[in-house]
A computed fold for an 83-nucleotide RNA from a Bacillota bacterium, annotated as c-di-GMP-I riboswitch aptamer. Taxonomically the source falls in Bacillota (Bacteria, Bacillati).

């Protein structure tokens, strides 16, 4: 430096569900919580997948321009060092 990831050392973050809060809704935020995660760090205007139809339409419905990076690959960045 790359490349990999421990029953290590320091530290991080935080699902369900609950509360307050925005939102049509999915969902998003704040606090509690504390299943998990070595990038659960950022990137949805990088492809895909999925979830939601407010608005529009050829109105039993379809559609993203709304959302998921804690769904998958890709892009940036980044903490520690056994094997």
């Nucleotide at each position: 430096u790359u490349a990999c990831g421990a029953u290590a050392a320091a530290g991080g973050c935080a699902a369900a569900c609950c509360c307050g809060c925005c939102g049509a809704a999915a969902g998003a935020c704040g606090g509690g919580g504390c299943c998990g995660c070595a990038a659960a760090g950022c990137c949805a205007a990088c492809g895909g997948a999925c979830c939601u139809a407010a608005g529009g339409c050829a109105u039993a419905g379809c559609u993203a321009u709304g959302g998921u990076g804690g769904c998958c690959g890709g892009g940036c960045u980044g903490c520690c060092g056994a094997a």